A computed fold for a 698-nucleotide part of an RNA from Nitriliruptor alkaliphilus DSM 45188, annotated as large-subunit ribosomal RNA, domain II.
[in-house]
Context: one part of a larger RNA
RNA sequence: GCCUACGAGUUAGCCGUCACUGGCAAGGUUAACCUGUUGAAGGGAAGCCGGAGCGAAAGCGAGUCCUAAUAGGGCGACUUCAGUCGGUGGCGCUAGACCCGAAACCAAGUGAUCUAUCCAUGGCCAGGUUGAAGCGAGGGUAAGACCUCGUGGAGGACCGAACCGUUGUAGGUUGAAAACUGCUCGGAUGAGCUGUGGAUAGGGGUGAAAGGCCAAUCAAACUUGGUGAUAGCUGGUUCUCCCCGAAAUGCAUCUAGGUGCAGCGUCACGUGUUCCUUGUCGGGGGUAGAGCACUGUUUGGGCUAGGGGGCCUAAAAGCUUACCGAACUCAGGCAAACUCCGAAUACCGACAAGCUAGAACGUGGCAGUGAGACUGUGGGGGAUAAGCUCCAUGGUCGAGAGGGAAACAGCCCAGACCGCCAGCUAAGGUCCCUAAAUCACGACUGAGUGGCAAAGGAUGUGAGGUCGCACAGACAACCAGGAGGUUGGCUUAGAAGCAGCCAUCCUUGAAAGAGUGCGUAAUAGCUCACUGGUCAAGUGGCCUUGCGCCGAUAAUGUAACGGGGCUAAGUCGUGUACCGAAGCUGCGGAUUCGAUCCACAUAGGCGAAAGCCGGAUCGAGUGGUAGGGGAGCGUCGACACGCGAGUGAAGCGGCGGGAUAACCCAGCCGUGGACGCGUGUCGAGUGAGAAUGUAGGC
Numbered sequence: 001g002c003c004u005a006c007g008a009g010u011u012a013g014c015c016g017u018c019a020c021u022g023g024c025a026a027g028g029u030u031a032a033c034c035u036g037u038u039g040a041a042g043g044g045a046a047g048c049c050g051g052a053g054c055g056a057a058a059g060c061g062a063g064u065c066c067u068a069a070u071a072g073g074g075c076g077a078c079u080u081c082a083g084u085c086g087g088u089g090g091c092g093c094u095a096g097a098c099c100c101g102a103a104a105c106c107a108a109g110u111g112a113u114c115u116a117u118c119c120a121u122g123g124c125c126a127g128g129u130u131g132a133a134g135c136g137a138g139g140g141u142a143a144g145a146c147c148u149c150g151u152g153g154a155g156g157a158c159c160g161a162a163c164c165g166u167u168g169u170a171g172g173u174u175g176a177a178a179a180c181u182g183c184u185c186g187g188a189u190g191a192g193c194u195g196u197g198g199a200u201a202g203g204g205g206u207g208a209a210a211g212g213c214c215a216a217u218c219a220a221a222c223u224u225g226g227u228g229a230u231a232g233c234u235g236g237u238u239c240u241c242c243c244c245g246a247a248a249u250g251c252a253u254c255u256a257g258g259u260g261c262a263g264c265g266u267c268a269c270g271u272g273u274u275c276c277u278u279g280u281c282g283g284g285g286g287u288a289g290a291g292c293a294c295u296g297u298u299u300g301g302g303c304u305a306g307g308g309g310g311c312c313u314a315a316a317a318g319c320u321u322a323c324c325g326a327a328c329u330c331a332g333g334c335a336a337a338c339u340c341c342g343a344a345u346a347c348c349g350a351c352a353a354g355c356u357a358g359a360a361c362g363u364g365g366c367a368g369u370g371a372g373a374c375u376g377u378g379g380g381g382g383a384u385a386a387g388c389u390c391c392a393u394g395g396u397c398g399a400g401a402g403g404g405a406a407a408c409a410g411c412c413c414a415g416a417c418c419g420c421c422a423g424c425u426a427a428g429g430u431c432c433c434u435a436a437a438u439c440a441c442g443a444c445u446g447a448g449u450g451g452c453a454a455a456g457g458a459u460g461u462g463a464g465g466u467c468g469c470a471c472a473g474a475c476a477a478c479c480a481g482g483a484g485g486u487u488g489g490c491u492u493a494g495a496a497g498c499a500g501c502c503a504u505c506c507u508u509g510a511a512a513g514a515g516u517g518c519g520u521a522a523u524a525g526c527u528c529a530c531u532g533g534u535c536a537a538g539u540g541g542c543c544u545u546g547c548g549c550c551g552a553u554a555a556u557g558u559a560a561c562g563g564g565g566c567u568a569a570g571u572c573g574u575g576u577a578c579c580g581a582a583g584c585u586g587c588g589g590a591u592u593c594g595a596u597c598c599a600c601a602u603a604g605g606c607g608a609a610a611g612c613c614g615g616a617u618c619g620a621g622u623g624g625u626a627g628g629g630g631a632g633c634g635u636c637g638a639c640a641c642g643c644g645a646g647u648g649a650a651g652c653g654g655c656g657g658g659a660u661a662a663c664c665c666a667g668c669c670g671u672g673g674a675c676g677c678g679u680g681u682c683g684a685g686u687g688a689g690a691a692u693g694u695a696g697g698c
Base pairs, nucleotide, nucleotide: 001698002697003696004695005694006693011095012094013093015092016091017090018089019088020087021086022085023084024083027049028048029047033043034042053060054059063075064074065073066072098236099235101233105226106225107224108223109222110221116200117199118198119197120196121195122194123193124192125190127159128158129157130155134151135150136149137148138147139146163187164186165185168183169182170181171180202218204214205213206212239632240631241630242629243628244627249262250261251260252259253258263369264368265366266365267364268363269362270361271360274359276354277353278352279351280350281349282348283347289341290339291338295335296334297333298332299331300330301329302328306324307323308321309320310319311318372397373396374395375394376393377392378391379390380389381388402413403412404411417589418588419587420586422585423584424583428579429578430577431564432563433562437576439575440574441573442572443571444570450566456550457549460547461546462545463544464543465542466541467540468539469538477534478533479532480531481530483507484506485505488502489501490500513528517526518525590622591621592620593619594618595617596616597615598614604613605612606611633687635684636683637682638681639680640679641678642677643676644675651671652670653669654668655667656665657664658663
C1' cells in the first nucleotide's frame, strides 16, 4: 500500500415539549401490590393531571392582593377555544449520550538486578622515569644556619599497557548495534577502578548540580483503579430517489475560530391579496452638483481705522511713506463636521392594472449560519499603494455545471429533469492549428504599432481650424548692397555694433540695428536683420485632433499575440452572411405543483358519504453545499399466512433480462451439498472509502 472482516445519534426516565394516531371525556388514569396466565385478563383510588384564581403567607374565592378605603392599580373571571391516559415519531433535559483522541489530576501499590549516593567485606593497577622529607658523611659556624656528595623513595608527580574513560574525525543512520566500529585521544597510587552483600522510593530518593539519575521511561517512575476524566479543539460518521433550500449579518458576551437572542431556510396549520412589478397622484429630505447669503478659509486690486518708519517739534498737532494692515469694497477660488440653492435614484402612502406564486403576514415543530471571497459603484483608513483594510449598494462564486476570456472559484454570455448522429441564437468569433468570411465598402497605421508603461522629447504621418506673406513676384537658393555723423556717451590699459553700464538719435537712401552671431589685445575680417535683382508658385507661424516614434533594463530558453504566421489575418467606421452553449426551439419520456375532468383512452376501482387510489388534458416548474421535509431499496430477527427443496436449498462462478435509483429476477450451464423464499405486521448490534481507524492476510 492493497484485500477481507469489524467500525460511530443508542438506551433509560409513571422527565419536558410538539406533531401524527387511538381510548375515554368534565373528566382521564392507575402505582406498588394481590390473584393468575406465565408478555393476557381481572382486582387495587393511595397518587398524578385537568376542571379557579389571587396572595410571600395565614387566607379568601369569581375574585384576590396592596390599602384606612366600598379611591385607584396588578393578576384573574366575565368571552370563542378540553382534557387526560396510551402508541409512534421530531427535539430537549439528566445520564459517557454520535465515535475515536489528550497533556494532566488523585488513590493504592510495584520497583535501586540499570543508574545516583552511602555502608560492610573482598579484588586489581605490565614496564619505565623523576628523585621531596628524613638520615649518613664531608665542608662550614662560637653554636647554628648553610653548602656538597651519598643514601633514601615522597607525589590527587611524569611516560605508558591492562583497567576506566570518550577529544577529534571518518564510517554507520530501513545500522552488525534503539548510541556501535576504525584511527586518534584523556586518566592510569588515586577525589582510582571493580566483585559480592546491603541501605535510601515518587512531591519522595540520590545528585563534585547536567533538572542529571531512580530498569531503553523523568520539570515528578511504573502498574492498577477513580475512568468511557474533561477536550468551546482536530479527525471520522456507512443505501437510494423526490421537493424546497440558507448564512458567513445585527446586538450581547472573561467575547472574538465558542455561545444566546434576532435575521436568513424548511415543514405544518391559519389569514386571503395583505406580497411583488408597472403606471398615476401625494409626501418628507439636504446627498451629487452648484453656490458664497451664513461659518470658516483664500489670491490680487481699491479705499482706509490703526500700527511701524521718516520730516518737524519743548509739547500737542501736522506733513509724508513701492512698510504692515482690521473693517468696507471690486474681481476670482475652496469646505466631511459651510448652505441663499438643489437633483437623479431610493424610501413612505393612496389608487388602478398586471401577477395567483417554491408571494406576504401570523402561530408552532426542526434547523444550519454567525472565518466569507472577488468584481462594478459610493465612501472611510492607507500613499486618491496592495490579490490591503473597514462600511454601504448591486452582481457572481460560495452552493453553479455549460460556452467565451490560451490555461484561469469571484470577469463576459448563460442557470444543467432525462434522451436525440435535428434546428436557431448569446458572449465571443470566422487564414492554419480550430467550427465559421483569406466577405463587401470607406479611412488610418509602416511602428510587427497591433501583441505592457510615465514625465518628457521630436520638421513621423492623416484630418480640421486660425493668423501672416504672395504674379504689384512671396518662401528657399544665387548675384549685389548692408552706408554716413561715429571709435555714440560712460567705463577702461584698450572697449571702435558685438566685456559691462546708460542712451538708442540724426542723415543719405531701394535698404542698412548706435547692431543677430562668429571673430580681434583693441582694430580688422566674416555674417545676420533690412533692400534691389535673377527665378517662378505657393510659402510660413500657431491651435485642436486620429494613428504612430523615442523614452524602454534581469536572471534555464524565443517567453509582453495561445502557437504558426499576418502589412492585414492590425486599428476605426458601415453592412451582409455564417460558426458558436447543457440558453431557445423541435420530437419522445419521467416527475412535482396547480387547474379542469372521468368525455376520449383497454379503463375506472373502493366507500353510506366526505374522500382515497387510478387515469386523461392543459399550464407552470424540476442546478444545488449546510440544512428542513417526503417516499422507498436492502440486511438481521420474531409472529401469522402461503410456498420451494437430494428429481439438489443457501452460497459461489458464468450467460442473460427488468426498473427512475437503492436494487430485483424467469431461465440455462458449472460448482456446492442442506436448508431457503414470498406477503403482512412488529423489532433492530441494519448499509463503509476515508477516522496517521482496529484485527488478520498478502
The organism belongs to Nitriliruptor alkaliphilus, within Bacteria.